[in-house]
RNA sequence: CCGCUCUUAGCUCAGCCUGGUAGAGCAGCCGACUGUAGAUCGGCAUGUCCCCCGUUCAAUUCGGGGAGAGCGGACCA
Numbered sequence: 001c002c003g004c005u006c007u008u009a010g011c012u013c014a015g016c017c018u019g020g021u022a023g024a025g026c027a028g029c030c031g032a033c034u035g036u037a038g039a040u041c042g043g044c045a046u047g048u049c050c051c052c053c054g055u056u057c058a059a060u061u062c063g064g065g066g067a068g069a070g071c072g073g074a075c076c077a
Base pairs, nucleotide, nucleotide: 001073002072003071004070005069006068007067010026011025012024013023020057028044029043030042031041032040050066051065052064053063054062
């Protein structure tokens, strides 16, 4: 430099194809239970869906550009 894939809650990831109120598990907080804690059960809270522009009545989702990460390739006097 070229190609492909990925970026969504504190962490790990679904959802995007086929646009229409953003989810799960774990972690956290509160409560029940317990002598206390843990385990278990119930509940609660948590998001610029990486950024910009475009298309659209409407974009996490589609198109273009950019950034970061991973993999592969090319080049290397």
A computed fold for a 77-nucleotide RNA from Halogeometricum pallidum JCM 14848, annotated as transfer RNA.
Rfam family: tRNA. By type it is a transfer RNA. Rfam links the family to the GO term triplet codon-amino acid adaptor activity.
It was read from a public genome assembly.
The organism belongs to Halogeometricum pallidum, within Archaea.